[in-house]
This record gives sequence, structure tokens and C1' cells, in this order.
RNA sequence: GCUGGAGUGGGGUAGCGGUAUCCUACCGGACUGUGGAUCCGGUGACGCGGGUUCGACUCCCGCCUCCGGCC
Repeated sequence: GCUGGAGUGGGGUAGCGGUAUCCUACCGGACUGUGGAUCCGGUGACGCGGGUUCGACUCCCGCCUCCGGCC
């Protein structure tokens, strides 16, 4: 330099154009003598910039970061 893949709450993960899923952590509550466990509820995310579209995590272009392959 060329090429394939990945980037989603604090962490892990799903999502083939139409409300962003689940687990964990955190916060509140129930239970308990206290804590843990369990149960209920809640906060919190689409790497950045453009484009297409009524509508984009999703499709297209560029960039950044990480992993692999070729030379």
C1' cells in the first nucleotide's frame, strides 16, 4: 500500500429500513434482626462526518480505532 471483519448504556450482548433486546453493574422499593439471595420498578447506549429514504444501528461514501490476511 491492497484486502476481509469488528465498533451499540459502566462491562458483556442481540438487533436483514419502522418503539434498540437481554444479562450484569448502579439507583429505589418489598422481604430480613442486619447483610446476602430472591422478587418488583427505574436511570443509562448505536465510533465520527456526510449521503439515500417518509423513516437508517441497519443501505452508500469518507475518516478514526481494533483484529486478521496479502505483498

RNAcentral holds the sequence, with entries from ENA. This is a predicted structure of a 71-nucleotide RNA (transfer RNA) from an archaeon. Its Rfam family is "tRNA". Rfam's curators write: Transfer RNA (tRNA) molecules are approximately 80 nucleotides in length.